[in-house]
Bacterial large signal recognition particle RNA from a Candidatus Moduliflexaceae bacterium, 269 nucleotides, folded computationally. NCBI's taxonomy places the organism under Bacteria, Candidatus Moduliflexota, Candidatus Moduliflexia, Candidatus Moduliflexales, Candidatus Moduliflexaceae. Its Rfam family is "Bacterial large signal recognition particle RNA". The family's RNA type in Rfam is non-coding RNA gene.
Parts: sequence; C1' cells; structure tokens
RNA sequence: CCGUGCUAGAUGGGGAGUUAGCGGUGCCCUGUACCCGCAAUCCGCUAUAGCGGGGUCGAAUUCCCAACUUGAGGUUCUUUGCCUUUUCAGCGAAACAGUAAGUAAGUGAUGGUGAUCUUUGGGUCCUACGCAACGAAAGCUUUCGAACCGGGUCAGGUCUUGACGGAAGCAGCCCUAAGAGAUGUCUUCCGUGUGCCGUAGGGGUGCCUGAGGGGAGUUAACUGCCUGGUGUUUCCUGGGGGGGUGACUAUCGAGAGUUGGGUGCACGG
Repeated sequence: CCGUGCUAGAUGGGGAGUUAGCGGUGCCCUGUACCCGCAAUCCGCUAUAGCGGGGUCGAAUUCCCAACUUGAGGUUCUUUGCCUUUUCAGCGAAACAGUAAGUAAGUGAUGGUGAUCUUUGGGUCCUACGCAACGAAAGCUUUCGAACCGGGUCAGGUCUUGACGGAAGCAGCCCUAAGAGAUGUCUUCCGUGUGCCGUAGGGGUGCCUGAGGGGAGUUAACUGCCUGGUGUUUCCUGGGGGGGUGACUAUCGAGAGUUGGGUGCACGG
C1' cells in the first nucleotide's frame, strides 16, 4: 500500500410545549435518513439520561471534535408602524323614530236655521220636611180549628128525690182560644241608590236647557311649522382589550460550505 473479516460508531436533526431534568409518542420547521412493541387523565430513563428486540453500512470525501461563513424556521423583553375588531368615556355634528307643550299656513268639522263672548232663569248636585210607590209586619174580613184540662145546648146514660122535680155531664151539634190558610177594598207601623212629585234653604267647576244682547268666527282631529326632553344609528377625539402583519433587540437553530485536527482490531499478500 492492497484484500478479507470484525468492532467503536452511524442508521436524521431542530423549535415550542411538557418535565426536577433528559429523551420519546403528539404539534410545528427542515429534509429523505431501516423495521417491530410501549407511550399524553402519558412511556422509559438519571447529567454516561428513551427502554426492549431485529436488520443494513462500517473505519472513511461518508464517523467524531473545534472554529469560521451562510442560513429555512421557531420563540421573545422594551419600544413602535400599518390594518382590523371590541368596549368605555366625552364634547360637538348629522339623520331617523317617536313624544309633550305651543302655533293656526293647508285639509276637515261646525257656524246668518246666528260663531267666540256676555246677561239672566231652571235642572242635574247637597240638606231638611212632606207625599206617592215598593217591600215587610200587624189590624180588619173570611175558612179550618179543642176526646179530656173553653163556652152554650146537652139525646142516651149516671146520681139524687116517695113523687113533682133537681144536679153533674160523655157523644153529637153550634160558637170560639192558641194556631194554620185565603182575599185584598180599607187602617196602622217600619224601611229605601224608588219618583218627568211638592216646599224651603244651600251650592254653582263642569254638563243640559229656556229667554235676551251681539254680529263672524270657532275648533285643534289630520298635515305643516316652532321649542324642548327621550331613544337609535353614523361621524369626531381620547383611553383600554383582542387578532393579523412588519421593524428593532435577544435567543435557539435544521441544512449547506470552508479550514484544521482525531480515530481501531485480527488475518493474509
């Protein structure tokens, strides 16, 4: 120096997040760089930091280390630009809606069959008294109504008397009490959201009505106009929050490139 066979090693890496920490599954970025099992209410380890099993390459331009250049992408303190969204506050402006008072330009209604206004009387209203009505009660008229404890008359019968007579008295009949009905011409008493009733007094804002004066408007329902408060929307100013995209700063960093260094074992030629 060459050949053969082994071993170390390689067979992706990174970011954020999670974790005491380190990896992994999962998410994201690069990129092509084996397979199987475990694994986010996690799985396995301990600064030598995935565990278990199998395959391929294999000591070199390909493995390892250091420095430098470049660099996808991620994260980020402070500050800041632009866009967008949301919320709060404020002054002011505009529009719309709807409302209160006013006005009387238009419409309507009403008015010479006499408006607004004005004088006067009455009613409605309140009180007192009276009358009528209604309701209830009572009296009056009439009917029924007492085995005995109402009356009259009392057959029969009972008692009494020598007799004549007398006495009490049931049933029946009649009349009545308590009570129960009927009629309603009449009388009395009580009551009332009864009344085109009557008398007197009071009151009079409003309404109705009658008799006069007077001579043209009255009304405010609708439209319009004006003033004010209310609500909604938009614009303006300022503050706070969220999202997106940039800048600055810091940090991690795949990949690419350059330079330098390091690195086995065995056998044979």